A computed fold for a 184-nucleotide RNA from a Syntrophomonadaceae bacterium, annotated as glmS glucosamine-6-phosphate activated ribozyme aptamer. The sequence was found by an Rfam model in a public genome assembly. Model confidence (mean pLDDT): 76 of 100.
RNA sequence: GAGCGGGCCCAAGCGCCUGACCCGGUAUAAAUGGGGAAAACAAUUGUAUUAUUUAUAUUACCGGGUGACGAGGAGAGGGUUUUAUCGAAAAUUCGGCGGAUACCCUCCGGUGCACCACCAUCGAUAAUGUGCUUACAAAUUCGGGUAGCAAUACCCGGGACAAAAAAGCAGCAUGCGUGGAUAU
Numbered sequence: 001g002a003g004c005g006g007g008c009c010c011a012a013g014c015g016c017c018u019g020a021c022c023c024g025g026u027a028u029a030a031a032u033g034g035g036g037a038a039a040a041c042a043a044u045u046g047u048a049u050u051a052u053u054u055a056u057a058u059u060a061c062c063g064g065g066u067g068a069c070g071a072g073g074a075g076a077g078g079g080u081u082u083u084a085u086c087g088a089a090a091a092u093u094c095g096g097c098g099g100a101u102a103c104c105c106u107c108c109g110g111u112g113c114a115c116c117a118c119c120a121u122c123g124a125u126a127a128u129g130u131g132c133u134u135a136c137a138a139a140u141u142c143g144g145g146u147a148g149c150a151a152u153a154c155c156c157g158g159g160a161c162a163a164a165a166a167a168g169c170a171g172c173a174u175g176c177g178u179g180g181a182u183a184u
Stems, first nucleotide, its partner, number of pairs: 014098004019094001020066008031056005040047002069087003075107005108123005115180004127174003130170004141158007
């Protein structure tokens, strides 16, 4: 140093890379374009659109690079799926693998006009829906820098631009249960 095993910490447009694309290198038949002989033979020019060289390109191999931009989302445990919300972008942000706050079950908790159980519905901002009002981003981009042969990666600064959500409002809609207990 590699490998194996164990422990701890860490992520959620999160992690990984074999398809694909891109960069560099090595090798490379035929083909196309450019340059283009010598000796010898022949003899008007020829053999010669040759040999050969170079570039492109094909194919193979080796190494490297790209491969989700933020907003939003977690009661606890278990299970399970991957097309698990929203928009931005010059759209490979393609494709593949794994996973995740989604979903289901149980428990805990809130609410359904004080108590208990069940049922329903949600998750400490703790009924659902509808409508209206209202806010904010990063990358892309521009300028500069660092590393690298390069593809590309990272850093600093300038200027913007979302939707959903959340919150608030509403004389809005639906729901506001079933059973028990019976002191007040």
The model forms 89% of the base pairs in the Rfam consensus.